[in-house]
The RNA shown here (transfer RNA) has 72 nucleotides and comes from Raineya sp. The sequence is in RNAcentral, with records from ENA, MGnify and Rfam. The organism belongs to Raineya, within Bacteria. It matches the Rfam family "tRNA". By type it is a transfer RNA. About the family: Transfer RNA (tRNA) molecules are approximately 80 nucleotides in length.

RNA sequence: GCCCGCAUAGUUUAAUGGAUAGAAUGUCAGAUUCCGGUUCUGAAGGUGGGAGUUCGAUUCUCUCUGCGGGUA
Numbered sequence: 001g002c003c004c005g006c007a008u009a010g011u012u013u014a015a016u017g018g019a020u021a022g023a024a025u026g027u028c029a030g031a032u033u034c035c036g037g038u039u040c041u042g043a044a045g046g047u048g049g050g051a052g053u054u055c056g057a058u059u060c061u062c063u064c065u066g067c068g069g070g071u072a
Base pairs, nucleotide, nucleotide: 001071002070003069004068005067006066007065010025011024012023013022018055027043028042029041030040031039048064049063050062051061052060
């Protein structure tokens, strides 16, 4: 250089084109406890950038960026 794949919460990840984007773990608050841990309840935290297709895009198309793999 060429080809292929991936990008969603702090982390690991789910989501036939139908909208309230879900879970685990972590964080914070509360309950429990003499204190802590465990356990229980609640809360915050989100689709890499841009353009296109569509009534509707995390999902399809193009491009850029980053990461991984293959090839000489």